[in-house]
Context: one part of a larger RNA
Parts: sequence; C1' cells; structure tokens
RNA sequence: UGACGGGGGCCCGCACAAGCGGUGGAGCAUGUGGUUUAAUUCGAUUCUACGCGAAGAACCUUACCCAGGCUUGACAUCCCGCGCUACCCUGUGAAAGCAGGGGUUCCCUUCGGGGACGCGGUGACAGGUGCUGCAUGGCUGUCGUCAGCUCGUGUUGUGAGAUGUUGGGUUAAGUCCCGCAACGAGCGCAACCCCUGUUGCUAGUUACCAUCAUUUAGUUGGGCACUCUAGCAAGACCGCUUGGCAAUAAGCCAGAGGAAGGUGGGGAUGACGUCAAGUCCGCAUGGCCCUUAUGUCUGGGGCUACACACGUGCUACAAUGGGAAGUACAAAGCGUUGCUAACUCGCGGGAGUGUGCUAAUCGCAGAAAGCUUCCCUCAGUUCGGAUUGGAGUCUGCAACUCGACUCCAUGAAGUUGGAAUCGCUAGUAAUCGCGGAUCAGCAUGCCGCGGUGAAUACGUUCCCGGGCCUUGUACA
Repeated sequence: UGACGGGGGCCCGCACAAGCGGUGGAGCAUGUGGUUUAAUUCGAUUCUACGCGAAGAACCUUACCCAGGCUUGACAUCCCGCGCUACCCUGUGAAAGCAGGGGUUCCCUUCGGGGACGCGGUGACAGGUGCUGCAUGGCUGUCGUCAGCUCGUGUUGUGAGAUGUUGGGUUAAGUCCCGCAACGAGCGCAACCCCUGUUGCUAGUUACCAUCAUUUAGUUGGGCACUCUAGCAAGACCGCUUGGCAAUAAGCCAGAGGAAGGUGGGGAUGACGUCAAGUCCGCAUGGCCCUUAUGUCUGGGGCUACACACGUGCUACAAUGGGAAGUACAAAGCGUUGCUAACUCGCGGGAGUGUGCUAAUCGCAGAAAGCUUCCCUCAGUUCGGAUUGGAGUCUGCAACUCGACUCCAUGAAGUUGGAAUCGCUAGUAAUCGCGGAUCAGCAUGCCGCGGUGAAUACGUUCCCGGGCCUUGUACA
C1' cells in the first nucleotide's frame, strides 16, 4: 500500500421488510447429470453452466458409429500430356463409385497458339470441427451503469509511499459548493445520440373525412380542417419579481405556471482492472500431431436411448370457472422461389379454381381476454387433458427409427403442493392475444408488439451484494 475481520461509523441496491404472483407436489415440453450404447459428436459446470453455443438434428446439417469407396485428393495455386467437355443411354451397386456406349455446337486468334472446362500424370502442396483458451488475437460473461481508476508538476517522507482523491455539507454520481500544500489534467459520471409524452410549421398519397354532394361501403367527386404519416423547430433550465430550510453556497422541501418538474419514462452507451473466467467447434493464429488417414465421398444408424436425479418452462387442479351463440376495440411486423382474397368442396386438417399485391393501396388477419344471453351447480365433474387405438391432411426423394396438424374414440395423474426458493415498485406485476427471426416442414423456446391492469414500501435492526472513512492483523 492492499486484502481480510462472526471490528466500528456513514450510505446505497426488490438486499430485507410490506405486498402480489410463482417454483419445489402432478402430467407434458426442453436442457443437464448419471446410466446405457457400435455411437448416444463436442463444448458450457456456484453466483457468471443446465429452453446455454443450437435464430429451429427425418436426409443434409454432423463434427459421432457401422459399412462401401478415393488417395495431388471434396477445395486453392503452379507444371506436363491429351482432348474434348456439356448432355443422354446400358450394366453393376444401397449410394458414392466402377465398367461400357452414343454424342459432338464453347470464346479469342497474328492460325503458331491462348483462355475457360474436363480427363490422366508428377510433385511442390492441399486438407484436419485433431491437441493445447495455461502460448495467443479478436469477441464475450461477471463484479457493475457500481462511482470509481489514474497522471503531470509541486510539496512531503531515508524509503516503500503519502498528498491531490481526506475534511464540512450535498447529490443518482470523485455531482456540485465550501475549506485545505496543493494546483491542474485524463479515463469514467452527466450531457451530446435514438424511441416515447405536448405544441407549432412544412407536406397531403396509398392515410384522413368536419362541411357539400354521392355510395352497400371514404365508394366516387371534393377538401387538407381533424386523425395519421415524417421532416424541421419549440419546450424543462431549480428557469420563477413566490415561500421556507441551509452557511448569503451547493442544494433540499413546498408553490405557481405547464402536456411534462426536479435525470419526465425507456434504450444505446460498461472506466482502471478481477476471475490463468469462457471460446483453438464462428473467425484468425504460434507450437505439437495425422498424411492410402485424425483427410475426403456415399448409404444406413446415432445426436430423439431410460431404473433414476436436478434446472428452466407449458398445461392444470376449476364457478373471478368450463361450454354454446351473438357482438366490440389493437399495435408492431412480414410477403413475388412469396402473402393469398372471393367462390366451390370437406366435420376438420386441407383441396380445387382463381383475384389482387414488388404493398400507408392487395394479402397474412378471425385479435384474445372483454361485453350480452343461455346451460353446467361443486362432482375427479360439461374440471383436467396425458396416454393409447383407428382414420386421415400437409411438407418433403423420403415422416419406420424420428415431423407438425386434423377427426372419431379413449379419458391418466392432478382437489393448490414439505423443507426450501424465485421474480416484480407502475402502465410495473399479473393476465390476454398478435407478429417476427431461424425455417421445405416443425416453437410450451427466443426476440418484439399491443389489450386489460393491481397491491405494497412503517422502516434499515437483521440476511445478501456494493461504495467511502476508520481500526486490528503472526496474511500478500
């Protein structure tokens, strides 16, 4: 100087408390451990692994296993020879491939040849998701959006160092004020950026419709007022002829005005560093290793196994509910290899035909919870939907291992969950549906969107984490 303390002081955080809803019990989905297996590819392992890499394993992916092939190779550059290649057919084979047949049109040209392409050969080389994240770059997690981490000069101490950065106030903040052997500065904080909340101006199609006509319908004429769209501005600064507290400061409390008030709400933004944290399987890369194989092609299988254990979720156990009929209101997205209207058929999944749209124009698209009426009356039920049987639809060479969905039948556990444990402070929790990425197909996951919309916070003694000062130490 740090680190640590079941030392002290001050302060903060959904840290506790006050509340609301869950997890832990059930069934299923998914990840992991374990076990099994020819293989169940590999990595991630307290917080900071476990719906994680994977924004989507039937083949492919795929790295694993079995089997069949290849060896300058699936891919790149160079050299030599031959030429056509492309394409089609036959045999064999699970395919890759192997054997054979047909077929001849590429481009430029100084007609020597050259280029592209294919086949054969030679070696230089290719190739490796093989090892080492404890050799590395880059990127990432975490402490933590915590308020800290440092430097120059000066001063001081023999020195390591100290001072500044401590102190009195204050703040979300090393934020600001005052003081002070310090004076300044840098990286962080804040602001500058984006979205959202108010208003004005500009613009008016595909959006909108007050007035005037018109229509089944903003449909058409018309209009740019309104909504909205999207660009530019204004607006909030403790700014105020306001009051109080404070040290006349910084600031705090209240008030006025205001759409918004003390950082308005949300996002992006992550200092010096810590964990030899994670990643050599995104990529790059040193070293080591393989080179008729640890490379590469193909078929099939596996990653989907199942006594069990754990994590994360979905659906429930019902009446604030379930069912039936009717009816209302979103936002944000996506669409030409695509989204698909209307109509017909089908109980349905869907099929047929076919229209519009390169989309503020057309489509996906019915929002759902809600509201109205009716049935059910507390039961393992008109709750719950697992499981299983049968019949199908769709995607796709192909749904057996191993897809999603539909219909009929079946109708399991489950009556609110032990110890323990998690999230959340407002348009939040809870609850309801909608969209997107990936994607042929496949979503209870992930990322977004809006609808309805609470309760509680006395307080900081305690648990956890953190910041500053101080103290002890046989620790570094």

Source information
RNAcentral holds the full RNA, with entries from SILVA. A computed fold for a 476-nucleotide part of an RNA from a metagenome, annotated as small-subunit ribosomal RNA, 3' major domain. The coordinates come from a structure-prediction model, not an experiment, and the mean pLDDT is 82.